Overview: The RNA shown here (transfer RNA) has 73 nucleotides and comes from a Candidatus Woesearchaeota archaeon. The sequence was found in a public genome assembly.

RNA sequence: GUGGCUAUGGUGUAGCCUGGUAGCACUGAAGACUGUGGAUCUUCCAGGGUGGGUUCAAAUCCCACUAGCCGCC
Numbered sequence: 001g002u003g004g005c006u007a008u009g010g011u012g013u014a015g016c017c018u019g020g021u022a023g024c025a026c027u028g029a030a031g032a033c034u035g036u037g038g039a040u041c042u043u044c045c046a047g048g049g050u051g052g053g054u055u056c057a058a059a060u061c062c063c064a065c066u067a068g069c070c071g072c073c
Base pairs, nucleotide, nucleotide: 001072002071003070004069005068006067007066010026011025012024013023020056028044029043030042031041032040049065050064051063052062053061
């Protein structure tokens, strides 16, 4: 230089092909329960790598870029 794959809360992951309320688990916060703690239960906080395009509507489709990994040169 070039081809491919990956990028979603603090962490791990689902949804992407087939556009329509961003789900689950752990962690964290508050409460209930408990002699205390733990366990359990309830509620809550927190997320689309960046920019642009298409569309009524984009995590999803298209383009560029960034970062990581792999191959070729």
Its Rfam family is "tRNA". The family's RNA type in Rfam is transfer RNA.
The prediction has a mean pLDDT of 82.
NCBI's taxonomy places the organism under Archaea, Nanobdellati, Candidatus Woesearchaeota.